[in-house]
RNA sequence: UCAGGCAGCUGAGUGAUUGCUUUUUAUAAUUGUGAAAGAGGAAAGUCCGGGCUCCAUGGAAAUACAGCGCCGGGUAACUCCCGGCAGAGGUGACUCUAGGGAAAGUGCCACAGAAAAUAUACCGCUUGAAAAAGUAAGGGUGAAAUGGCGUGGUAAGAGCACACCGCUUCUUUGGUAACAAAGAAGGCAAGGUAAACCCCGCUGGGAGCAAAACCAAGUAGUGAUAACAUGCUUUUAGAAGCAACGUAAUUUCCAACGUGUUGUCUGGGUAGGUUGCAAGAGGUGUUUGGUAACAUUCAUCCUAGAUGGAUAAUCACUCUCGACAGAACCCGGCUUAUAGGCUGCCUGAUCUU
Numbered sequence: 001u002c003a004g005g006c007a008g009c010u011g012a013g014u015g016a017u018u019g020c021u022u023u024u025u026a027u028a029a030u031u032g033u034g035a036a037a038g039a040g041g042a043a044a045g046u047c048c049g050g051g052c053u054c055c056a057u058g059g060a061a062a063u064a065c066a067g068c069g070c071c072g073g074g075u076a077a078c079u080c081c082c083g084g085c086a087g088a089g090g091u092g093a094c095u096c097u098a099g100g101g102a103a104a105g106u107g108c109c110a111c112a113g114a115a116a117a118u119a120u121a122c123c124g125c126u127u128g129a130a131a132a133a134g135u136a137a138g139g140g141u142g143a144a145a146u147g148g149c150g151u152g153g154u155a156a157g158a159g160c161a162c163a164c165c166g167c168u169u170c171u172u173u174g175g176u177a178a179c180a181a182a183g184a185a186g187g188c189a190a191g192g193u194a195a196a197c198c199c200c201g202c203u204g205g206g207a208g209c210a211a212a213a214c215c216a217a218g219u220a221g222u223g224a225u226a227a228c229a230u231g232c233u234u235u236u237a238g239a240a241g242c243a244a245c246g247u248a249a250u251u252u253c254c255a256a257c258g259u260g261u262u263g264u265c266u267g268g269g270u271a272g273g274u275u276g277c278a279a280g281a282g283g284u285g286u287u288u289g290g291u292a293a294c295a296u297u298c299a300u301c302c303u304a305g306a307u308g309g310a311u312a313a314u315c316a317c318u319c320u321c322g323a324c325a326g327a328a329c330c331c332g333g334c335u336u337a338u339a340g341g342c343u344g345c346c347u348g349a350u351c352u353u
Stems, first nucleotide, its partner, number of pairs: 001349010012318007020038005040324001044335002047333005052208004057255007065204005070084005085099001086097004100199002105197002107193003122139002124135004147165002150162003166188001167186008212275004221266001223265006231242004244259004282301004288295002319322001
């Protein structure tokens, strides 16, 4: 200097005038005198996890349904994040993985090919006069053909035998573990596929801010219908006890709670206001611990709360000439979109000193 990998920042700027929303202040009063603040890194998708609110519920086990799936750590929690292991790709920095089980069972592997597993013999090779027998080393087909390469052996061959590699089981060492290394034994379950059914392990109430609470106003629930269920004992009564039924997928057991539960059809009123609504699993800087995610110490700050839905218009100057795009209860992630500009670390190539 060029090419590449990983991570981060920014998202036109400055000034003036007028305007919009919230809070606060002044004022007898205020649609306003002054002051302060006013869309994002994804606000998008609504995919995952929660906080919060309501529903007459909790524990244990089994079944169904759904989700996740190597090991360890983080977190309020997660299918998220961090660090490792294994496999694959790359010269490398690094990247990707729907990463438990194929020796429990079932299914599938098109076409081509002789044959895709209850394996088979097209060409070829050997024996033979022929018929035929043996063979799976060589060739062909295919993503994949009795594990691979070499040596011996054989009529010709073949784990047929041997050494090495692969695979399975066991032992030792290292590691918290996934796993790795070494050794021994075994000719060895044909191969692939579970993002096919399935098996194993773990997790899982429902609905959602249009949740819900309060105020005001107003009407017509004495509407109809089906199924199940309410009984007994004590007490003047209240109430208590027993039984029955019910209670967030279903069933069983235990406890607790409730006394009606579940469903269908039809009619009327309200559509207003306030709260929920922003001080938080909060932000910024910092101490200590940790490889890191993160935890922790101290200090400091308050950063939108609309509801026909707020941040716009004009002028002047500057240059990198401006992308994707607008909160609606909140937070932690993931995914998708993104013009231009800037920074740090690492890898490779070339040149110079």
Background: Bacterial RNase P class A from Alphaproteobacteria bacterium MarineAlpha9_Bin1, 353 nucleotides, folded computationally. The coordinates come from a structure-prediction model, not an experiment, and the mean pLDDT is 76. The source organism's lineage runs through Bacteria, Pseudomonadati, Pseudomonadota and Alphaproteobacteria.